[in-house]
RNA sequence: AGAGUUUGAUCCUGGCUCAGGAUGAACACUGGCGGCGUGGAUAAGGCAUGCAAGUCAAACGGCCCGCAAGGGCAGUGGCGAACGGGUUAGUAACACGUGGGUAACGUACCCUAAAGCCGGGCAUAACUUGGAGAAAUCCAGGCUAAUUCCCGAUAGUUCUCGCAAGAGUAAAGGAGUAAUCCGCUUUAGGAGCGGCCCGCGGCUUAUCAGCUUGUUGGUGGGGUAACGGCCUACCAAGGCUAUGACGGGUAGGAGACAUGAGAGUGUGUUCUCCAACAAGGGCAUUGAGAUACGGGCCCUACUCCUACGGGAGGCAGCAGUCGAGAAUAUUGGUCAGUGGGGGAAACCCUGAACCAGCGACGCCGCGUGCUUGAAGAAGCCUUUCGGGGUGUAAAGAGCUUUUAUCCGGGAACAAUCCUUCGGGAUGAGUGUACCGGAUGAAUAAGGGGGUGCUAAUCACGUGCCAGCAGCAGCGGUAAUACGUGAUCCCCAAGUGUUAUCCGGAUUUAUUGGGCGUAAAGAGUCUGUAGGUGGCCAGGAAAGUCUUAGGUUAAAUCCCCAGAGCUCAACUUUGGGAAUGCCCAAGAAACUUCUUGGCUCGAGGGCGUUAGAGGCUGAUGGAACGGUCGGUGUAGGGGUGGUAUCCGUUGAUAUCGACCGGAACACCAAAAGCGAAGGCAUUCAGCUGGGGCGACCCUGACACUGAGAGACGAAAGCGUGGGGAGCAAAAAGGAUUAGAUACCCUUGUAGUCCACGCUGUAAACGAUGGAUACUGGCUAUCUGAAGUGUCGACCCUUCGGGUGGCGAAGCUAACGCGUUAAGUAUCCCGCCUGGGAAGUACGGUCGCAAGGCUAAAACUCAAAGGAAUAGACGGGGCUUCACACAAGCGGUGGACCAUGUGGCUCAAUUCGUCAACAAGCGAAGAACCUUACCAGGGCUUGACAGACUAGUGAAAGUCUUCCGAAAGGUAGAUCUACCCACAAGGACACUAGUCCAGGUGCUGCAUGGUUGUCGUCAGCUCGUAUCUUGAGACGUACCGUUAAGUCGGGUAACGAGCGCAACCCUUAUCCUAUGUUUUAUAUGUCAUAGGAAACUGCCCGGGAUAACCGGGAGGAAGGUGAGGAUGACGCCAAAUCAGCAUGGCCCUUUGAUGCCCUGGGCUGCACACGUGGUACAAUGGGACCAACAAUGGGUUGCUAAAGCGCAAGCUGGAGCUAAUCCCAACAAAUGGUCUCCAAGUUCGAAUUGAGGUCUGAAACCCGACCUCAUGAAGUCGGAAUCGCUAGUAAUCGCAAAUCAGCUACGUUGCGGUGAAUACGUUCCUGAAGCUUGUACUCACCGCCCGUCACGUCAAGCGAGCUGGGAAUGCCCAAAGUGCCUUGAAAGAGGUCCUAAGGCAGGCUCAGUGAGAGGGACGAAGUCGUAACAAGGUAACC
Repeated sequence: AGAGUUUGAUCCUGGCUCAGGAUGAACACUGGCGGCGUGGAUAAGGCAUGCAAGUCAAACGGCCCGCAAGGGCAGUGGCGAACGGGUUAGUAACACGUGGGUAACGUACCCUAAAGCCGGGCAUAACUUGGAGAAAUCCAGGCUAAUUCCCGAUAGUUCUCGCAAGAGUAAAGGAGUAAUCCGCUUUAGGAGCGGCCCGCGGCUUAUCAGCUUGUUGGUGGGGUAACGGCCUACCAAGGCUAUGACGGGUAGGAGACAUGAGAGUGUGUUCUCCAACAAGGGCAUUGAGAUACGGGCCCUACUCCUACGGGAGGCAGCAGUCGAGAAUAUUGGUCAGUGGGGGAAACCCUGAACCAGCGACGCCGCGUGCUUGAAGAAGCCUUUCGGGGUGUAAAGAGCUUUUAUCCGGGAACAAUCCUUCGGGAUGAGUGUACCGGAUGAAUAAGGGGGUGCUAAUCACGUGCCAGCAGCAGCGGUAAUACGUGAUCCCCAAGUGUUAUCCGGAUUUAUUGGGCGUAAAGAGUCUGUAGGUGGCCAGGAAAGUCUUAGGUUAAAUCCCCAGAGCUCAACUUUGGGAAUGCCCAAGAAACUUCUUGGCUCGAGGGCGUUAGAGGCUGAUGGAACGGUCGGUGUAGGGGUGGUAUCCGUUGAUAUCGACCGGAACACCAAAAGCGAAGGCAUUCAGCUGGGGCGACCCUGACACUGAGAGACGAAAGCGUGGGGAGCAAAAAGGAUUAGAUACCCUUGUAGUCCACGCUGUAAACGAUGGAUACUGGCUAUCUGAAGUGUCGACCCUUCGGGUGGCGAAGCUAACGCGUUAAGUAUCCCGCCUGGGAAGUACGGUCGCAAGGCUAAAACUCAAAGGAAUAGACGGGGCUUCACACAAGCGGUGGACCAUGUGGCUCAAUUCGUCAACAAGCGAAGAACCUUACCAGGGCUUGACAGACUAGUGAAAGUCUUCCGAAAGGUAGAUCUACCCACAAGGACACUAGUCCAGGUGCUGCAUGGUUGUCGUCAGCUCGUAUCUUGAGACGUACCGUUAAGUCGGGUAACGAGCGCAACCCUUAUCCUAUGUUUUAUAUGUCAUAGGAAACUGCCCGGGAUAACCGGGAGGAAGGUGAGGAUGACGCCAAAUCAGCAUGGCCCUUUGAUGCCCUGGGCUGCACACGUGGUACAAUGGGACCAACAAUGGGUUGCUAAAGCGCAAGCUGGAGCUAAUCCCAACAAAUGGUCUCCAAGUUCGAAUUGAGGUCUGAAACCCGACCUCAUGAAGUCGGAAUCGCUAGUAAUCGCAAAUCAGCUACGUUGCGGUGAAUACGUUCCUGAAGCUUGUACUCACCGCCCGUCACGUCAAGCGAGCUGGGAAUGCCCAAAGUGCCUUGAAAGAGGUCCUAAGGCAGGCUCAGUGAGAGGGACGAAGUCGUAACAAGGUAACC
């Protein structure tokens, strides 16, 4: 100090989240020791038991024990018990803090000083007698003492009263032989402690705006230690409040503590100070002091005892217990020290305190060993199988002993007291701290984390499951994010989590933010309080500044120098510092106050001027509608097209007259006026504001403006008018799947007027008002002056408005820019994530509609602004393409072939599915292929490599038996290479071990290959430049092209992949060669090489350029024709079944491997695609005649000849091919004949019979031939396909695959050989530029609302229940005062009052049938509202 998260990416705004520190904590896992701290935060809930305040016999009488000395006991009396200890309920207050005041006060014990202490008296407890009661306790009679009480004396200066004179008021003794000491009374002073008063300071709420009757003041009286409405009687009517009264909520306050750079924000535990409280309330008494925690009286609630008549009690003291709670300790020891009470003292008391116990609750310290030990054991993990990691880690060796255990020694804290003066006594903690010795590595490590933020990664398991998660987000078969293991990282006797606070957050902004579009300027103006305010001079000194003093308790924090525990934490000494407050002395620049002046701000007067400024009354024409009349006839109207509608009772159209209401064309403009809303025929009246000019006047009179007041479009409301047109609602007609809409025909409120209300708008410049300053250019409205003119216009200058473009500057950008969103000052309003919501509740205004004010629960991690690149648009512009159009021929209907879907099946193997699947993989499924099914078999295997052992020859060939075959079995034959043999090699078998094998899965793990957009013209890079940036530029633009082709131009200049060209074929010519051909030559031809075409030439157009149009020549002309060639990329496109390949899966006996037989891939209600053949006469049939090219051929093509109707058979010449063969006359075509419009001499499907060929084998399931049979079909609905020239159409030929063939397919070859293109409006696709966007998975996008279901929170709600604070009335305990009575004690009465009762309201909660909205939820339903012109522009 920052980081993550909105986007395809960017910048900004803005929220959410994280890293740090802290805690009286709690929870989870774990746990060795010590020191110092700390520990009931919840129920101020209830409490058993023990202890927490007594002491004095030197104040007094008595009783008891004792020989006495002396001791003990209760009582009277004195002092104390008002301290100490606890808690934080109440309290928003002079309670607290701070600074002052008290001439308005008190004070026991203590200190200082002065004076005094004389004489008498009456009682009473104890005790005793009697009595009541269960008890607690009480009553009556009698005796007695005192430092108890009373009376008298004295009281001078001092005390009280009083001006004075004068008057009044006191006492107690005790101890001691004594000295003397302790007391007593009065007074004064002091110290310390208190009471009261005042200034200032510190929570929240205005959805609390008015509060108050002892209230505010006065007088008399009372009361108090003391002032005072503190109390009372009377009088007056005051007092407080937007600087927040009154009310509600919350809360003890402070020193301080946490955090923070600070300013601040949060907190108030331990320790210290103050306050308040003592079961809940009230009250007094005693006393120096209390309205009294362990005193009293009364009421209430609760608990306990009881003989039922009555009594007792108060842990928020220390322990402890129950309860509630996430949660907080021992019914411990001692008065040894410190402190307190009493006492002359000894001493007694002290749950204050000091110690100990429990809790890792916190802080601090120590330890769990140290050294050595392998190129590195084992185990585990991992691996590319080589290794790597754990890891010097372990083991092993050496050393040490903090700690632990045992043994021994052993403090300080002690000051004091007693004393015979020698001395003696006192330690809870404690045999503790500490020291020494012995033993032995011995007794001691965990928690969290490893996707990013954030340090640290691999393997396996799982498969959107289980789960994780602080945020972003992981998990759908290769998860560094889940679980486990290994390893690594962080901290360490702890580590994490949760909760809370500060920080980061400049995210409430004083330091230190904003408001055109992100949240945010009030619709506008006037103006009150307030805030701010021009120039000069004098004075004051409130703010301000300087100096000095007081205070700011101690502790704490910080700094300096030290000290004590072994260090530290902790404790401690001294000094400094300490924002604040008070007081004193000074200064006078600025602000302020005051006095006097000034004129430039502001205002007034005079003159002049523009204007839809406002109000009122008149007025005009056009249009529209209506009424009447004329002409006139069948339509009109309306729409995309219709219809509803009007019209023969005469419309529309047209002419005339009259009536009506509303709005004002042209002028007219970016114009003008007004505060805004807004304002427009013309004229008149009344009236507001502004500008300019030159002088005069006032003399700061100013600016802003919380509340407040006024105005305020449209719609709406009330009353009364008016009503032509338009037009919510409503009706009808269309459209549509629907159409409660858009369109059409009607049409009522309303729109208009008067008066009254409403008070809101995207009331917008989305931009508050005022003042000053900061370059300009230009247009326009208006005033004045100058020049000039007959005058006007024009021109120049100075003002005031309204616009455009733009320096600087500002801005996230867009943009703003003297009319600021620039630079500054003043004042007001407003904002603080999105939704819920401008909603609920409350208040207030309104006739209502509704307005103003204005939340929360809950929910999300975004919502948003500007700009960028794409994509898209039922946006625009430009251009292209057999895209349309113009044509030719098809498909879709029939039959057949073939493929696909579906269905079926044991199996109908698999893949491929818009374009880019469907005569596709498959250029050949009868077996094989074959991957599928059924059955039969094999298991180191059909196939590869290697090892061990054994057998050998094995293999091969032939044969027997079983079997469907595979296979098994038996036998025969044969006998091998190197080598003399052995060994060994090769080969085979058997057994075993590594392994083989898989067309099993994943094309969404991949390579390779391919399709498509598309042979479309695009796709990029380097450097430079522009932008905060994403990005842009280059590659925009103009012309041109088939082309990002070329030219011009340009903040770009170059370059690459594409285009073109280079390559192949072909068209012309030349040259060379010549196997075949032919008798030869030549030439067609073949092979090889070369030439030719380049806009080269001419004319015209064009920017003179690129290029375009035309022409010449030429075989060919503007890339001549065709092919090969396919940029960056898109579709997670296709293929794991062509091949290769990661991972996963199957493989010892029912294999997903391998072999075999048979079947299937050909299965058939149906649907679709691609083809073939046709429907005929441009034809069919018969006969005759002519012309090709490409290819293929030795397990092959096969000639001649012969046979067969034919398929074919026999045959075998020739050919390894320009030689021979396939091969034929190629067919269409031409000629002649026939058929004559029909289901035919068209058409050939289907079926029957007989054959041929291939092949072990044609049943499922081949092709061909012959004879017979002769379906459908007469040109094809909606729709749809191909083609621009040697093309379409049509005709045949050949080849691959292949034993054969389901080929009508595919790939090639040649023959014959057209028509049409005006053109780019439309359909489809594409390209460039531009525009809009809420899309980026990119329109097959995004997204809204109702409904249905579930969950949640909040509001309303007939009501019901409870709490709180008051008010009025009734009743009234104890108790002070007062009154009566009494000698007194007391008794009676009375005022006030706690509690209680009654009543109606207020307020805050809980609960509630039900109704309504909101948020969220998996892939529900209905539509399509918004985003593109979103298909009716959207919005208010």